[in-house]
Context: one part of a larger RNA
Molecule: small-subunit ribosomal RNA, 5' domain
Organism: metagenome
């Protein structure tokens, strides 16, 4: 000069678009941030209608309805935080995988046949302060078991041998929504390799599951990944081992480049969820708002127990130069669940604060000289401030009031009607009509009236711009030089005057 996730002074009109816990991976109140499916399956409460007995209190029956928690599926491993730890096949590139896995989805072939006995809710009748728990009866299922079939599966000594399934919905299923098996895609995801990746030698030697074979074992899967024999290796000055720092790329900041620096906001990978360590469940996890176990710290207690993890979004404390609202809405985009209608989402869309940053916009325009007053200067003649103000004429951006009004909404559904797909409850299309907007607003049009809307820093030289008083090596300036001891263009004040200007200025930090 340029640049910052900045803060810190002094001032502060509006609006877009971005951004706003960098410090203590310190502690957290409270709300709220993952549900959905009644078209799997049993039960069913308040209440509406309604029949029948009544001692008029009410009591038994049916039909409609569907609240609620249970069994079940799917989800919950996605999305959202963070950078603690990691010098690593972690990351970035280029490869391999005859050594692997993949729900949902899509294409292809073939199946879906007979039984079973539990359970939960639920009656009942207990423990416990609570959290919950345990008996005992009894019942459902796309829960779970068994038997049948078995190749295009798997295994294989090529003779054989082994492995499934389930329903729903409707008037009606080979037809639609599911279920099995099995081959292919897609998608995502595990391994392995070359090469790249910060200081330090005032760290010089490290290593015993180590290096290699052999067999068992385990994994999806290769392997010292584990075990048991057996050899005695294996890395290391091309810097191993050891210590300091550190998420890494895209990228971003200078800069003429080459480079140096960094890695905030968004993208992609990786690693963490209160510390440490474990497995279960599942196609996936060794799982942030899932489980156990130890610990610490909080908390509830009737002392016998138990509960809890904001590094989701908000919000608090408390440490720092410092970083915001306990807002809206699910309309948009997208996800999860469902045939669907829809639910549900602090992902997202919004709006709120912060001049944090970039940009834009205006704070008036023309005309006015007896150059009014005042102010500072002064050689006392006048110079400046200054066309600046008064005054006159004239405009309406912003904001201010009050109206109209595109857009972001097309999809989906719903009602009605056409075609076409042999059949159809499906499916594609086409077409009328109705159905969504949190929030925000482009841009017109009245209204009104110069009315609400400048300051900051500097002026000795680098460096643009000077003069008077005040002070007197004193107060005090100052980024270098250096200034101030009685006329100071440098300290203060005042008048002027320079740069920028809704911002100027300081500080740190890069290059």
């Nucleotide at each position: 000069g340029a640049a910052u996730g900045a803060a810190c002074g002094u001032u502060g009109g509006c609006g877009g678009c971005g951004u706003g816990g960098a410090u203590u991976a310190g502690g957290c109140a409270u709300g709220c941030a993952a549900g959905u499916c009644g078209a799997g399956c049993g039960a069913g409460a308040u209440g509406u209608u309604u029949u029948c007995c009544u001692u008029c209190g009410g009591g038994a029956g049916a039909a409609c309805g569907g609240a609620u928690a249970g069994c079940g599926g799917c989800g919950a491993a996605c999305g959202g935080g963070a950078g603690a730890g990691u010098a690593a096949c972690g990351a970035g590139u280029g490869g391999a995988g005859u050594a692997c896995c993949u729900a949902c989805c899509c294409u292809g072939a073939g199946a879906c046949u007979c039984g079973g006995g539990a359970u939960a809710g639920c009656c009942g009748a207990g423990g416990g302060a609570a959290a919950c728990c345990g008996c005992g009866g009894g019942u459902a299922a796309u829960a779970c078991c068994g038997a049948a079939u078995a190749a295009u599966g798997u295994c294989u000594c090529c003779g054989g041998a082994c492995c499934a399934a389930a329903g729903g919905u409707g008037u009606g299923a080979u037809u639609c929504c599911g279920u099995c098996u099995u081959a292919g895609g897609a998608u995502g995801g595990c391994u392995c390799c070359g090469c790249u990746u910060c200081c330090u030698a005032u760290u010089a030697g490290c290593u015993u599951g180590u290096u290699g074979g052999u067999a068992g074992g385990g994994u999806a899967a290769c392997g010292g990944c584990u075990u048991a024999c057996c050899a005695a290796g294996g890395c290391a000055a091309c810097g191993a081992u050891g210590g300091g720092u550190a998420c890494c790329g895209g990228g971003u900041g200078u800069g003429a480049g080459a480079g140096c620096a960094u890695g905030a906001c968004c993208c992609g990978g990786c690693u963490c969820a209160c510390u440490g360590g474990g497995a279960c469940u599942g196609a996936g996890a060794c799982a942030c708002u899932g489980c156990c176990c130890a610990g610490a710290c909080a908390c509830c207690u009737a002392c016998g127990g138990g509960u809890g993890g904001c590094u989701g979004c908000a919000g608090u404390c408390g440490a720092g130069a410092a970083u915001c609202u306990u807002c809206g809405g699910c309309a948009a985009u997208g996800g999860a669940c469902g045939c669907a209608a829809g639910u549900c989402c602090g992902a997202c869309c919004g709006a709120g604060c912060g001049a944090c940053g970039c940009c834009g916009c205006g704070u008036g325009c023309g005309g006015g000289a007896u150059g009014a007053a005042g102010g500072c200067c002064c050689u006392c003649g006048g110079g400046u401030u200054g066309u600046a103000a008064a005054c006159c004429g004239c405009u309406g951006u912003c904001a201010g009031a009050g109206g109209g009004g595109a857009u972001g909404a097309a999809a989906u559904g719903c009602c009605g009607g056409g075609u076409g797909g042999c059949u159809a409850u499906c499916c594609a299309u086409c077409u009328g009509g109705u159905u969504u907007g949190a929030c925000a607003u482009a841009u017109c049009c009245u209204c009104g009236g110069a009315g609400g809307a400048a300051g900051g820093a500097c002026g000795g030289g680098c460096u643009a711009a000077g003069u008077u008083c005040g002070u007197g090596c004193c107060a005090g300036c100052a980024g270098c030089c250096g200034c101030g001891g009685u006329a100071a263009g440098a300290c203060g004040a005042a008048c002027c005057g320079u740069c920028c200007a809704a911002a100027c200025g300081u500080u740190a930090u890069u290059c």